[in-house]
RNA sequence: AGUCCUGUAGCUCAGUGGUUAGAGCGCUCGCCUCGCAAGCGAGGGACCUGGGUUCGACUCCAGGCAGGUUGA
Numbered sequence: 001a002g003u004c005c006u007g008u009a010g011c012u013c014a015g016u017g018g019u020u021a022g023a024g025c026g027c028u029c030g031c032c033u034c035g036c037a038a039g040c041g042a043g044g045g046a047c048c049u050g051g052g053u054u055c056g057a058c059u060c061c062a063g064g065c066a067g068g069u070u071g072a
Base pairs, nucleotide, nucleotide: 002070004068005067006066007065010025011024012023013022018055027043028042029041030040031039048064049063051061052060
């Protein structure tokens, strides 16, 4: 080189052709407290990349890139 798998938030993961893309932890702010933690509420934050199919793509298709696996 090749095979196979994966790529979504700071991290770990859901999601699936159409409705505002969600959760846990973390971060910020507020409430509570003498204070901290815990708890409660609110907020910010993401579909690896350029194409194709489609009325419509995070989702399907082939490629590129990155990571992992296997094998000589």
Transfer RNA from Callorhinchus milii, 72 nucleotides, folded computationally. Rfam family: tRNA. By type it is a transfer RNA. Model confidence (mean pLDDT): 80 of 100. RNAcentral holds the sequence, with entries from Rfam. The organism belongs to Callorhinchus, within Eukaryota.